[in-house]
A computed fold for a 79-nucleotide RNA from a Gemmatimonadota bacterium, annotated as c-di-GMP-I riboswitch aptamer. Rfam family: c-di-GMP-I riboswitch aptamer. Rfam links the family to the GO term cyclic-di-GMP binding. The prediction has a mean pLDDT of 89. Of the family's consensus pairs, 95% are formed in the model.
RNA sequence: UCUCGAAAAGGGCAAACCGCCGGCGACGGCGGGGCGCAAAGCCAAGGGUCUCGCGCGUCGAGAUAGCCCGGCUGCCGGA
Numbered sequence: 001u002c003u004c005g006a007a008a009a010g011g012g013c014a015a016a017c018c019g020c021c022g023g024c025g026a027c028g029g030c031g032g033g034g035c036g037c038a039a040a041g042c043c044a045a046g047g048g049u050c051u052c053g054c055g056c057g058u059c060g061a062g063a064u065a066g067c068c069c070g071g072c073u074g075c076c077g078g079a
Stems, first nucleotide, its partner, number of pairs: 001079002004077002012037002017032006035066001041072003046068002048064006054057001
């Protein structure tokens, strides 16, 4: 440096579902749980999806980074 991840080590994260809490809601936080993940670490700028609102639009305010793309950073190994 890489359109790399076969084997390995130490580990990491945590879907559905359940409990409590917050939110009108999408959904989020904590605990349990473990489907999966080599960025499932961070970022709502682009697209998608979803929610709420109204003036129903080329609209406003939000949610999702575990939908895609992109940006930044990073462990081990390989080349």